[in-house]
This is a predicted structure of a 1484-nucleotide RNA (small-subunit ribosomal RNA) from an uncultured prokaryote. It matches the Rfam family "Bacterial small subunit ribosomal RNA". Gene Ontology terms of the family: structural constituent of ribosome and ribosome. Its mean pLDDT, the model's own confidence on a scale to 100, is 81. The sequence is in RNAcentral, with records from ENA.

RNA sequence: CAUGACGCUGGCGGCAGGCCUAACACAUGCAAGUCGAACGGUAACAGAAAAUAGCUUGCUACUUUGCGAGUACAGCGGCGGACGGGUGAGUAAUGCAUGGGAAUCUGCCUGGUAGAGGGGGACAACAGUUGGAAACGACUGCUAAUACCGCAUACGCCCUACGGGGGAAAGUGGGGGACCUUCGGUGCUAUCAGAUGAGCCUGCGUCGGAUUAGCUAGUUGGUGAGGUAAUGGCUCACCAAGGCGACGAUCCGUAGCUGGUUUGAGAGGAUGAUCAGCCACACUGGGACUGAGACACGGCCCAGACUCCUACGGGAGGCAGCAGUGGGGAAUAUUGCACAAUGGGCGCAAGCCUGAUGCAGCCAUGCCGCGUGUGUGAAGAAGGCCUUAGGGUUGUAAAGCACUUUCAGUAGGGAGGAAAAGUAAGUAGUUAAUAACUGCUUACCCUGACGUUACCUACAGAAGAAGCACCGGCUAACUCCGUGCCAGCAGCCGCGGUAAUACGGAGGGUGCAAGCGUUAAUCGGAAUUACUGGGCGUAAAGCGUUCGUAGGCGGUCUAUUAAGCAAGAUGUGAAAGCCCAGGGCUCAACCUUGGAACUGCAUUUUGAACUGGUAGACUAGAGUACUGUAGAGGAGAGUGGAAUUUCAGGUGUAGCGGUGAAAUGCGUAGAGAUUGGAAGGAACAUCAGUGGCGAAGGCGGCCACCUGGACAGAUACUGACGCUGAGGAACGAAAGCAUGGGGAGCGAACAGGAUUAGAUACCCUGGUAGCCCACGCCGUAAACGAUGUCAACUAGCCGUUUGUGGACUUGAUCCGUGAGUGGCGCAGCUAAUGCACUAAGUUGACCGCCUGUACGGCCGCAAGGUUAAAACUCAAAGGAAUUGACGGGGGCCCGCACAAGCGGUGGAGCAUGUGGUUUAAUUCGAAGCAACGCGCAGAACCUUACCAUCCCUUGACAUCCCCAACGCGAUUUCCGGAGACGGAUUUCUUCAGUUCGGCUGGUUGGGUGACAGGUGCUGCAUGGCUGUCGUCAGCUCGUGUCGUGAGAUGUUGGGUUAAGUCCCGCAACGAGCGCAACCCUCGCCCUUAGUUGCCAGCAUUCAGUUGGGCACUCUAGGGGAACUGCCGGUGAUAAGCCGGAGGAAGGUGGGGAUGACGUCAAGUCAUCAUGGCCCUUAUGACCAGGGCUACACACGUGCUACAAUGGAUAUUACAGAGGGCAGCAAUACCGCGAGGUGGAGCGAAACUCAGAAAGGUAUUCUUAGUCCGGAUUGCAGUCUGCAACUCGACUGCAUGAAGUCGGAAUCGCUAGUAAUCGCGAAUCAGAAUGUCGCGGUGAAUACGUUCCCGGGCCUUGUACACACCGCCCGUCACACCAUGGGAGUUGGGUUUACCCGAAGACGGUGCGCCGACCGUACGGGAGGGCGUUUACCAUGGCAGUGAUUCAUGGACUGGGGUGAAGUCGUAACAAGGUAGCCGUGGGA
Repeated sequence: CAUGACGCUGGCGGCAGGCCUAACACAUGCAAGUCGAACGGUAACAGAAAAUAGCUUGCUACUUUGCGAGUACAGCGGCGGACGGGUGAGUAAUGCAUGGGAAUCUGCCUGGUAGAGGGGGACAACAGUUGGAAACGACUGCUAAUACCGCAUACGCCCUACGGGGGAAAGUGGGGGACCUUCGGUGCUAUCAGAUGAGCCUGCGUCGGAUUAGCUAGUUGGUGAGGUAAUGGCUCACCAAGGCGACGAUCCGUAGCUGGUUUGAGAGGAUGAUCAGCCACACUGGGACUGAGACACGGCCCAGACUCCUACGGGAGGCAGCAGUGGGGAAUAUUGCACAAUGGGCGCAAGCCUGAUGCAGCCAUGCCGCGUGUGUGAAGAAGGCCUUAGGGUUGUAAAGCACUUUCAGUAGGGAGGAAAAGUAAGUAGUUAAUAACUGCUUACCCUGACGUUACCUACAGAAGAAGCACCGGCUAACUCCGUGCCAGCAGCCGCGGUAAUACGGAGGGUGCAAGCGUUAAUCGGAAUUACUGGGCGUAAAGCGUUCGUAGGCGGUCUAUUAAGCAAGAUGUGAAAGCCCAGGGCUCAACCUUGGAACUGCAUUUUGAACUGGUAGACUAGAGUACUGUAGAGGAGAGUGGAAUUUCAGGUGUAGCGGUGAAAUGCGUAGAGAUUGGAAGGAACAUCAGUGGCGAAGGCGGCCACCUGGACAGAUACUGACGCUGAGGAACGAAAGCAUGGGGAGCGAACAGGAUUAGAUACCCUGGUAGCCCACGCCGUAAACGAUGUCAACUAGCCGUUUGUGGACUUGAUCCGUGAGUGGCGCAGCUAAUGCACUAAGUUGACCGCCUGUACGGCCGCAAGGUUAAAACUCAAAGGAAUUGACGGGGGCCCGCACAAGCGGUGGAGCAUGUGGUUUAAUUCGAAGCAACGCGCAGAACCUUACCAUCCCUUGACAUCCCCAACGCGAUUUCCGGAGACGGAUUUCUUCAGUUCGGCUGGUUGGGUGACAGGUGCUGCAUGGCUGUCGUCAGCUCGUGUCGUGAGAUGUUGGGUUAAGUCCCGCAACGAGCGCAACCCUCGCCCUUAGUUGCCAGCAUUCAGUUGGGCACUCUAGGGGAACUGCCGGUGAUAAGCCGGAGGAAGGUGGGGAUGACGUCAAGUCAUCAUGGCCCUUAUGACCAGGGCUACACACGUGCUACAAUGGAUAUUACAGAGGGCAGCAAUACCGCGAGGUGGAGCGAAACUCAGAAAGGUAUUCUUAGUCCGGAUUGCAGUCUGCAACUCGACUGCAUGAAGUCGGAAUCGCUAGUAAUCGCGAAUCAGAAUGUCGCGGUGAAUACGUUCCCGGGCCUUGUACACACCGCCCGUCACACCAUGGGAGUUGGGUUUACCCGAAGACGGUGCGCCGACCGUACGGGAGGGCGUUUACCAUGGCAGUGAUUCAUGGACUGGGGUGAAGUCGUAACAAGGUAGCCGUGGGA
């Protein structure tokens, strides 16, 4: 945009449109008739006249007519049924569109010329007879004409042999005069023109398929004849062998064509409804007749199918006319009115006919217009929805108030579509005429289907009139509830797994609006078939290469031509439509007038630049001749050495060979090694080179012969001879095939040995085809520069091969100029990468556009090649580049990462945590590193969240409301109970503020409902906090620059550092978060201050106890000190590094705190907070008991050990940092001991915990399951605590297990560190082998960065981006889908041969027929009729079931595709763990 349909909804009007399917079948009615002014009749009625009869003498009846211009009817005759109306089956050209043409016809119409004389014989109707059910006939007889037939005439006409010959007619209506004449009208005949219409020929245009490439026998042409209105193989006879086709014949499929319509900026694309032009068709097929015109929609004949009637003998029919019916279908209307208008047929006319047409009915099917109210109205009502609970929104919306009345309704009025015709009068023409006729004028009369018209007026009342779709993005419009990968949505992306703007509902909103949405189809966007206007190195795409046919394109000059080209003119390009300007309906849609346009075709006149043609010339393209040059160019022949292998010998002895390591294999029957010899085949080291040659494939020892091409130089010649190249032809690696040779080495298949989970592989030992030669075939490769060929132009620089010229200084020289072959690079191009005179930068020709399979064709011995689809499926696939991540890629660097060391774990016993199991419960969480002595800095009750039981329900806890009491609280005792709780009871005390008002509170008890409560769920809804990479050195930004962009640069590079630390360089310059420093602590010094600390000197004491002092130690405040500052070396004169000096400390002095951007949906809803969901006499609260402590087992983290560097006993030294009032607790006494009694001192530089231990000094043990080790168990105790049974710690005595240094594996640590030794604290009534701190003693080792792990930077590859725990391939198994093959099956189309041959017309022929003309009138002839028949031909039949083609379905079978979680392996992507890929052979 244009339709038709479906869903929901629906007020009015105007203008349009309305079977797209079954060209399926049709009931019923209508759609083509008309003329009496061509004709003879018939019948009746008006009318007229006459006669007769009855009589009522002016009426009725009947009959008759030379009456009858009125009406009706069948027939003969004329004209029309060839128009109008319908449909689109067929048709790819007998069509259509456009433009031409000559060999034609043309009724009615117009004009011209001439005529219209005189005769004849019939046939209908009708009458009679007769057949049939009917339809319809048959026979006999009568009759008219504008029906039919001769004769006469013939200007013009036709034929002609140029002499001649031939051919017509019809009357009729009116008027006048009048009795045979005239007027005008109309008709008739012949003919010439015109107009209209029709036939024929022709140029150009007009769909798809080449998996349709050859077609054709009246076929192509000629001559002659026939035929036609006319040309023509249109038909026939004869002759010739042509004609069409790659510019697509033939065949197959599809289709009416056009003006136009629709879309589009246009060019184009799609389409051919309504309207208009042409064509074709009329149940299907064939045929002719009549006619001006038909091979005829409502005519005829025949055949076929179907339907109907029938008396069974035979007949009738054709809605693709208008309505209508059935059927089909998603789907398309009334069995309407009228000829009033327009048009058509007939007629002189009136008029008749007209389903053409004009109107009405139905349908929102489309377009256009109008309405469904307007103004005011905030208490922003109620209700709804949402809410942060305040409010917001629906919303001036409603109500209310004030108005208006279009449309619809009722009533009344009321145009235009109507002009003619007719009648009358007048006038003009004609005429002898005033008649008739014709024209004009006037008057009168009369014609409307629509129609209750349009339109106007009045009345009443807001009264009767709004829906549909959508709201994630595209795309205008958002919230709540429900649902929970369900139900569902979806045009594409996609949405839905408990907070869905995407599903369903609601509120709100958006869009359009009497419609809205969906579906189907077309164009656009799509430059996505590219003419305008695209591409081909890598995205799809250059044939493997060359030669060459057709075709396309083609150098310079001159002349000419005028095909292309350009300009003008003429004709045509129908109308409608589109566009522009007017006009008419109130506007618009719509209608109408004019213009423009119709980009086209044809004719004609010019022009001559360019292209083409013709003619002539030229030499710059191309080629030929000459002289040279380089070369793995080709073919065949000859020949050489090295090496491998084999053979026969010599020497010689035990291994050889092979691998990551081995084995198979060879060898004492003498290998391998070595030495000389022989044989045979294949390949040619070094030279050798981004070197050469060739069209490509390809070509490599040497020599000669034959031969192709290229290049250079200098002349001469030819004179555009050229370029490309569809088809076509030739060449064409390797593998393979065939025949015959050859066979040294290598080596598919195969065999064996290894490897492996397997190993039909990679590795090894063998080894057949084959690789080689000759003659054939195949025709493919990642046949690649992934880049077709040719020509021209367009900056440079540096190599190299091979010619040639010049210069000089004559050589390792320089400057040029050709032909190749490379590297970089500008402009330009490119998506980028890149290309860049060897173009991927600017002209001519060619190819191709996902698949390489199927079917078909062609080629091949085969393998197979070539040409080459579709169904189905998906929303991606691909290129280049970017950032990451990763690699069994590379480089550099770091870290207790390895190495070097020390000590452990893993083995034992125990402690502790976890898993598992068990249980009524063993509460919950944490899960590689980064869960597991973790949350828990401490489960007997409590904690506690778990289990079984008892018990409470506004609640154990908070706020509000009501009522009551004034308290409340503490305390004593008793009863029941496991306790909670319930019931009694005793004593003490007698609430607070105040404005002084019993004013306000407060507490307790009871009640009611709002609510409380939840360690219930979701850490994947969250906040906060934390872990981890990692104290690793990184992570970013602004501006600028580069890039189309993602991004890059900075941040890379050279050095250096612990460090993105610093320096230098640099299209970057700066900056931020990190690093470092600033902070704390330890180490040195100074200063200030000296009590509870200290004591050098003085005094004193058992004792810094005291006086005294504050120098020292120490304490705790403030300062200083270290900065690569100094020296030397090195480095780049840098940063820095190395060494040294000085210094308490030296290069970050040691330690701590401090954790960038981010990652892990990491951890935590059980610290806390919090959204949502869930429970509410329970998932809440209370109580007592139990459990968290279980125990075949497994793991983690620790403690103690296994002993002599030790155990035991005795004795003796030296710390630091902490804690202490519900506390630490001394001296003293008791106990073997744990501990107890008791209570000085101390809220602590004062008292106390508290006697540090290892160590030292002695003694003993002497290598043992021990004087090691201490588990386990028994007994007796201590302490804490309401309470140690489940389930505490400790003590004493007794007992005395495993264990003799720990497999694979694995952990920590680089200096005051490891190791070892003890001390303290938090938690805590009690309960550490854990945790957090403190000090004592105090090592070893680091060559170094190859390797393991982790990390940083740069680079590289990538098919990864959830980022290698990635991606991903194939078989097998299952389900479904489309498709190929398939024995054979069924149906249709076409074609060939043959048979039959209806109707029909041409021809032949027959006689039993015949009126017109001839005639000698009897025969007969011409002509006709009827019959029969050859050839032609529709339909039908037939073929060994012919041939060909299309389709249907088909057991079984082949591959393909798709499918949340199947099996087996791991082929590819990283060096993917054997680099990958292409062709070919073999295999599973």